[in-house]
Context: one part of a larger RNA
């Protein structure tokens, strides 16, 4: 001299646009933060009823989705992350394209009745019923799995395509009859898994480390390759190019700084990782070993009728407690995305939008011209005056902000209509009134722009360094002047 997710201290007029719990991954009162379909089911219940039925609620079954979106950086020095490959070793729901099917049966359960236990959360028996729930069967384009043959490529193990045989394997309807679901099978897209070159923090005051440990073989398991597991064999494997061990951290586009080189750092926002009160596990699924899911342990709160239950804000607000700090228990689904849905819609603390804080950046204002009796007053002073100082006063303006009123979008058009939370009656225009409402703040001995005059007497005090202060201090305190930035100016921390 730059920065800052700061702080602190004095001071604060307004806008626009960003930002904000960096400390205890510490504990949480309340309230929302994932739910939805009646065009898969039955059942019930209210309300109209022309008693034909229509509408509308609720709680089950069942179907999608609660693996997305939101937070968080504890732990992880690792294929975690970054790059660039590789998969001939793999999955992929919804979505696009194609080919083929969608036939006929069964038997159950919830919800409901009725009875038991239970303080409760709940649980139990019996009996009744539907389904796009569930289970056989048929069929078999296909597919898989063996047995054979035939071709074609390759990138090493290998890989596709074609034919024959045999054995295995499907399905679901629903509606306003336009459609749109179910099964099989390829293809493509998204996604995702695993594998590998290479990069990736400090300490030798860590020099050895290593038994599933390293490879073979056979077998399991996985979607898939593999000591991933298992069993036998063999004795390997890594290491001074730093293994092992301690430590300390998410990575990463990028932020900062810097003439670059390089340095520090990894907030907002974009990718990818990890975790969800700690520890462990599995289920369900196309996908978790799952923040608002289940199960055990464990700490901890809360509720009991003591027998037993109940809970997880690192969602968004918010409380307290820790802190030098860090916001509102606002408003809406009007947009833009998301789940469901045939749609209307519904839900959405993602969002979009208000609030608070000068926390940052950037913008504007706090008045313009004109005005010498150089006024009063202050401060000084050699008492002559200097100076504050065109400053003030007074004159003629102006009207950004401000305030009255009147106008009033754009963002919303998908789909005729309808429909905007903040917006908003906001921005934005007109028209009145008024100079009125709106300046601090830090230094003034050198570095470093800026000096007098009183107090004060190595005392009070200053201080980034050099140093100042013991009776004339331009260095401490006031006060008048100056200089410097300005709605900010100082300190203090941290990087460069």
């Nucleotide at each position: 001299g730059a920065a800052c997710g700061a702080a602190c201290g004095c001071u604060g007029g307004c806008g626009g646009c960003a930002u904000g719990g960096a400390u205890u991954a510490g504990g949480c009162a309340u309230g929302c933060a994932a739910g939805u379909c009646g065009a898969a089911c039955g059942c019930u219940c209210a309300u109209c009823u022309u008693c034909g039925g229509a509408u509308g609620g609720g709680a089950g079954u069942g179907g999608c989705g609660g693996a997305a979106g939101g937070g968080u950086g504890a732990g992880g020095a690792a294929c975690a992350c970054g790059u660039g490959a590789a998969u001939a070793a793999u999955c992929u729901g919804c979505c696009c394209c194609c080919a083929a099917g969608u036939u006929g049966g069964g038997a159950a359960u919830a919800a409901c009745u009725u009875g038991c236990c239970g303080a409760a959360a709940g649980g139990u028996a019996a009996g009744c019923u539907a389904a796009u729930a569930c289970c056989g069967a048929a069929u078999g384009u296909g597919g898989u799995u063996g047995u054979u043959u035939u071709u074609c490529c390759g990138c090493a193990u290998g890989g596709g395509a074609a034919a024959a045989c045999a054995a295995c394997u499907a399905a679901a309807g629903a509606u306003u009859u336009a459609u749109u679901g179910c099964u099989u099978g390829g293809g493509g897209a998204u996604g995702a898994g695993u594998u590998c070159g290479c990069g990736u923090c400090c300490c030798a005051u860590u020099a050895g480390c290593u038994a599933g440990u390293u490879g073979g073989u056979a077998g399991g398991g996985u979607a898939a390759u593999g000591g991933c597991c298992u069993a036998c064999c063999a004795a390997g494997g890594c290491c001074g190019a730093g293994a092992u061990g301690g430590g300390u951290a998410g990575c990463u586009g990028g932020c900062c700084u810097g003439a670059g080189a390089g340095g520090u750092c990894g907030a907002u926002c974009g990718g990818c990782c990890a975790c969800a009160u700690u520890g462990g596990g599995a289920c369900u699924g196309a996908g978790a070993c799952a923040c608002g899911g289940c199960c055990c342990a464990g700490a901890c709160u809360c509720c009991u009728a003591c027998g037993g239950g109940a809970g997880g804000c690192a969602g968004c607000a918010g409380u307290g407690g820790g802190g030098a700090a860090u916001a509102u228990u606002g408003c809406a689904c009007a947009a833009u995305g998301g789940a469901c849905g045939a749609a209307a819609g519904u839900c959405u603390g993602a969002u979009g939008c208000a609030g608070c804080g000068a926390c940052g950046c950037c913008g504007c204002g706090u008045g313009a011209g004109g005005g010498a009796a150089g006024a009063a007053g202050g401060u000084u002073u050699u008492c002559g005056g200097a100076u504050u100082g065109u400053a003030a006063a007074c004159c003629u303006c102006u009207g950004u902000c401000c305030u009255a009123g009147g106008g009033g979008a754009c963002g919303a058009a998908a789909c005729a209509a309808a429909u905007g939370a903040c917006c908003g009656g906001u921005a934005c225009c007109c028209u009145g009134g008024g100079a009125g409402g709106a300046a601090g703040c830090c230094a003034c001995g050198g570095c470093u722009a800026a000096c007098u005059a009183c107090g004060u007497g190595c005392c009070a005090g200053c201080a980034g360094c050099c140093g100042c202060g013991g009776u004339a201090a331009a260095a401490c305190g006031u006060a008048g002047g100056u200089g410097g930035c300005g709605a900010g100016c100082g300190u203090u921390g941290u990087c460069c």
Molecule: small-subunit ribosomal RNA, 5' domain
Organism: uncultured Oscillospiraceae bacterium